[in-house]
Formats: sequence, C1' cells, structure tokens
RNA sequence: CAAGCCGGCCGGGAGGUCGCUCGCCGGAUCCGUUCGGCGGGAGGAAAGUCCGAACUCCUCAGGGCAGGAUGGCCGCUAACGGCGGCCCCGCGCGAGCGGGGGAAAGUGCCACAGAAAACAAACAGCUUCGCGCAAGCGGAGCAAUGGUGAAAAGGCGAGGUAAGAGCUCACCGCUCCGGCGGCAACGUCGGAGGCAUGGUAAACCCCAUCCGGAGCAAGACCAAAUAGGAGGCGAUGCGGCUGCCCGCCGCGCUCGAGCCUCGGGUAGGGUCGCUACAUCUUCGCGGCAACGCGGAGAGCAGAGAAAUGACCUCUGUCCGCGGUCGUUACGGCCGCGGAAACAGAAUUCGGCUUACAGGCCGGCUUGCGUU
RNA sequence: GGGCGAUUAACUCAGUGGCUAGAGUACUACCUUCACACGGUAGGAGUCACAGGUUCAAAUCCUGUAUCGCCCA
Repeated sequence: CAAGCCGGCCGGGAGGUCGCUCGCCGGAUCCGUUCGGCGGGAGGAAAGUCCGAACUCCUCAGGGCAGGAUGGCCGCUAACGGCGGCCCCGCGCGAGCGGGGGAAAGUGCCACAGAAAACAAACAGCUUCGCGCAAGCGGAGCAAUGGUGAAAAGGCGAGGUAAGAGCUCACCGCUCCGGCGGCAACGUCGGAGGCAUGGUAAACCCCAUCCGGAGCAAGACCAAAUAGGAGGCGAUGCGGCUGCCCGCCGCGCUCGAGCCUCGGGUAGGGUCGCUACAUCUUCGCGGCAACGCGGAGAGCAGAGAAAUGACCUCUGUCCGCGGUCGUUACGGCCGCGGAAACAGAAUUCGGCUUACAGGCCGGCUUGCGUU
Repeated sequence: GGGCGAUUAACUCAGUGGCUAGAGUACUACCUUCACACGGUAGGAGUCACAGGUUCAAAUCCUGUAUCGCCCA
C1' cells in the first nucleotide's frame, strides 16, 4: 500500500425569533382560566412485541393428564431462550465464522431412479460344475468391480482365494474397558473386540431443567346518571380469565344465578397507579471475562388523542464545479451550488432481533513493496 | 398501548413434507344459433407475500420482514 476479519463509539455544533408541554414561584381572576419569571422536555434503536422480570388483579395458583419453552460444560445475573470463558465438530491460507442432548428405548418416513432404502439384497457381472457343436441354459459360490441414487451396510493397502469377502494383517475410523489430567464438557495413553451402529428428532418421541393465568385498556378510589328496561335461553347448573378430570371457594335451583340480543345513560368524566431506581457518571479493589464489592457525585420527559416544533444567521463534515499554489498522483486555500439516514417515549426495567445517510477510533490476519 | 389471526391463478377456496400445485367462478378460442344467452369441447393464467435456515427434497417445518384483518375501559 492492497484485500480482509473482529470490537467499540458518534448520530452535527453555537446563537436568535416565534410557539408547545410539565413542575415550582409570584400576580390577576367572573374560579373556567390567564400573564410573567426560573427549571426539565425522545432514541440507539423510543420499533418488532420475540424472550425474561418488576408491579397489579384473579382464592398465593393443591393433585393428575395434556400443552409450551430450553438443550455441549462451567460460571454471571433479580431472571432469561441473554452474556462471558472453555470443549467438540465443520468451513476458511489466516485473523475468524457457523453449528451443538439422545437415532446401539420404541414408532413413522426415506419420492423418482435402482436388483436392493434397512432383520439386507443380487441387475449387469466374476468364479466354478453339469448339459450343449455353438449361441446359450440350469445348479452352486461371491459381493471386490460397474450402474442408480441425497444416501448402498467401515476406508485404504497388502496377503489370501476357483473367484471373492475383516477371511487374515498393518494404518486410520468405530465400540468397550482401564490409567492419568481437568469441577465438568472433554483430552491423552494403553489394552481388548473383526465391526455390531445409514439418514431424519426445525417427524412423533425419550431424557434433564423450567413454566398458574391475565395484562397499566392491569387495577384502586371519587363523582354523575338510570331502569332497577324489553325479549330469548336457562338447572346434579353458573362463575372463579389456556384445555380436560379431581379437589376447593362463591352464587343459584323456577318468586330464577348466569348467558345472549336489543334499547338507554355516565361521556370521548376526574384523581391515583406514573415515573427514584436490578438509575446514571466517575474512581478504586477482586475476577481471564461476563460481573461483583466499596467510595464520591448527579436528579435526567411524564403527556393523555397525546407536547418535545417552525424559521433565520454563523460554522463543522462530505460531494460536485470553477479559480489559485505546490513537479505528478494528490493535497492546501478561496468562491458558488448541493447532501445528511432509520426513525417518534405512552407502566417500568434487563436482553434479543430488525431498520439506519455519513463518519471516527482500537485490535488483528494475509499478500506485495521498501529499508 | 396490549392480545390474536390470515396471506396459494383476476376472485373465492382446497392442498400440512415427495414426481409437472389443483377445484369452482371469471377469461380466450372453437362448436351450437339468423344473432345473443344457455350448453358442449379445448386452452391460457401461479416468484404458493418476501428473505434466510432445517431436510436428499419445503406451498407445507423453524426464524425474521412486509401487508391486511379481528378483539380489549
């Protein structure tokens, strides 16, 4: 210098004018509001609502079945399907990237092609025997070779054989056993076995762990209103907010609980929940790290059909054109014009995922050149 | 704001791992009719919403994205 890999960060800045919203203080008020001052006012994803929690209610949710989620090991955490470190496999020259329980418990499926698709089998073929003049036919043996397929029943070499074959042997793979190292996943060494075990679990399933349900339109209080309206269904029934059974609780059993439909009202009611905590910044210590512990400092949106906006000036960044300077690539300066994304809090928090103009920083790999 | 569902031909829907994805309506051509309708015969029309993954193989299974629809004081 070129090509790449990984991680982190920013998401323009300053000022002015006119507005919007919330809080506090002060004034005016016909108590409805209004004026002035000070202070706060979107994001890295506020998004998707995919996970996990806080919080609230349902009887604190008991048992069984069903259902759902996760899946190497160890740790972190309030919790998690998240994060960190490590292990194994695959890909890449490499930095790195991707994947992860069980297919020797059982069941299912494996189209087409092919002889055969899972208790193996024998199409072409190879060997041999019999018959036949021969082409060939029949019997026996074989699974190395060919062909089919995504996949063909350990691989490769040698021996062996009529031809062959783990039939035998070496190496590799596999299974089992033992030693050593490691908390463990696993690694490594040695021995034994001639090989049993095709793929698929983002098919059913098995194993281990976890899961009660609903969601701030949760829920609580206050005010106002009418009608205690009409019709239908309705009894070992209805409700208790995922399905079924049991259990438990409440209501009801024809003077009727509850459900459905129609009609009317509160009313596009008010207050709380509502923003202060797994909070943010920074420092020290422990830990490889995720993270933990301790100290100091800060107060940082809270609306409710929904505020956070519009315009102007200067300026930073990038692009184009022109001029000028430097020997060129290219760069500096001046002038003019243009560009700047994805997006918009709605109870809150920890993650993941997705979208994103332009730019910055750090670490690393490979190749080439120069010294 | 929260909770769910759907997407296959122009329209309405089947198809839930397997060979070239079907049906009805509509459309086109021909036959029939003096002509039209009806009827008959034949035919065309599909990125199975999009992207990635699992699998030998995906409309179907898994994940993400987009669009549309329903419910909740």